A computed fold for a 354-nucleotide part of an RNA from a metagenome, annotated as small-subunit ribosomal RNA, central domain. RNAcentral holds the full RNA, with entries from SILVA. The prediction has a mean pLDDT of 86.
[in-house]
Context: one part of a larger RNA
RNA sequence: UUUGGCCUAAAGCGUCCGUAGCUGGUUUUGUAAAUCUUUUGUGAAAUCGUAAAGCUCAACUUAACGACUUGCAGAAGCGACUGCAUAGCUAGAGACUGGGAGGAGUUAGAGGUAUGCAUAGGGGAGCGGUAAAAUGCUAUAAUCCUAAGUAGACCACCUGUGGCGAAGGCGUCUAACUAGAACAGGUCUGACAGUGAGGGACGAAAGCCAAGGGAGCGAGCCGGAUUAGAUACCCGAGUAGUCUUGGCUGUAAACUCUGCGAGCUAGGUGUUGCAUAUUCUUCGCGAAUGUGCAGUGUCGAAGCGAAGGUGUUAAGCUCGCCGCCUGGGAAGUAUGGUCGCAAGACUGGAACUU
Repeated sequence: UUUGGCCUAAAGCGUCCGUAGCUGGUUUUGUAAAUCUUUUGUGAAAUCGUAAAGCUCAACUUAACGACUUGCAGAAGCGACUGCAUAGCUAGAGACUGGGAGGAGUUAGAGGUAUGCAUAGGGGAGCGGUAAAAUGCUAUAAUCCUAAGUAGACCACCUGUGGCGAAGGCGUCUAACUAGAACAGGUCUGACAGUGAGGGACGAAAGCCAAGGGAGCGAGCCGGAUUAGAUACCCGAGUAGUCUUGGCUGUAAACUCUGCGAGCUAGGUGUUGCAUAUUCUUCGCGAAUGUGCAGUGUCGAAGCGAAGGUGUUAAGCUCGCCGCCUGGGAAGUAUGGUCGCAAGACUGGAACUU
């Protein structure tokens, strides 16, 4: 350089925003950068082709014509496509209006059961735990019952292949603030768009720093069992942690193991939201049935696929842009660099081996 791939064989960055770049709807006019056509100059020789000539022939040499030199520069033309400029358009995108849906986010307040603890009263010998036990708790009165307290964490039922969010994730109630999406209208702007190297922001759990908090649970540690052993599974305790505030870390089977955007290509059947028509109605923000759009499941034609499967939520048919892959191991290691308090993260080989 060309070519093939990325659900499961190697391979989609954890997610989004966005700079450069690349790509870009529709119509008019101009231009002619690019493209294309014609033409001029140049594009050394050797080499190559053709028919000659000279070495006795040939190889070879000489000279003629042709070809090659795919390029560069100049001139003229073409006007479809791309570019540039110009004036428009509305199907993309955005804004606006309207009534709805939602565990979307932040902050504050309120509540609920359970659990532990402390107090008072009752009660009086066991409790607890297991396959069975023991460690453990208990006459300093346990377990158990009642009452009224206190503390921290959590939010049963509703709960639903249901909802919302870019992902991570989000679930008691109320309020304030903030953001997004869908639907309907078709009022406005008029291509303002897509992707996105670098860059930035967010990012479960665990972990780290500082200050609080500490009920339950519970790594490590201790004890009791089990066992040949038992650094485990089971039991009794229990530290860090789990919780809050402020900072750091930046990773996960961060998974749909499936990047984002757009167009096109059979359907059936659930469900959520909005709109709409008909019917019913206890007239309620009601219900049923159908239709449209948007989401979320399931089955499936064609197609695709090595098969499993996928199949309008594509892994089908195409386009744009980015990321990544190239046998297994050594190895996500070494070294260097950047970041981090550290743990470590990111980038990331080779020898050798097979």